RNAcentral holds the sequence, with entries from ENA. This is a predicted structure of a 74-nucleotide RNA (transfer RNA) from a Caldisericia bacterium. Its Rfam family is "tRNA". From the family's description: Transfer RNA (tRNA) molecules are approximately 80 nucleotides in length.
[in-house]
RNA sequence: GGGGUCGUGGUGUAGCGGUUUAACACGCCAGCCUGUCACGCUGGAGACCGGGAGUUCAAAUCUCCUCGAUCCCG
Numbered sequence: 001g002g003g004g005u006c007g008u009g010g011u012g013u014a015g016c017g018g019u020u021u022a023a024c025a026c027g028c029c030a031g032c033c034u035g036u037c038a039c040g041c042u043g044g045a046g047a048c049c050g051g052g053a054g055u056u057c058a059a060a061u062c063u064c065c066u067c068g069a070u071c072c073c074g
Base pairs, nucleotide, nucleotide: 001073002072003071004070005069006068007067010026011025012024013023018057028044029043030042031041032040050066051065052064053063054062
């Protein structure tokens, strides 16, 4: 330098164009439970989807540019 894959709450993932509310697990906070902790139960906060532009009535989802990670080729 060329090409592939990936980039979504604190962490790991799902979501593959359309219910104006982005889901699950772990974690976090509060309450209940307990003599206490843990477990368990209930509730809650937390991402607008790496950044920008475009296509579309509508984009996390498609296209382009760009940044980063990783792999392959030279």
NCBI's taxonomy places the organism under Bacteria, Pseudomonadati, Caldisericota, Caldisericia.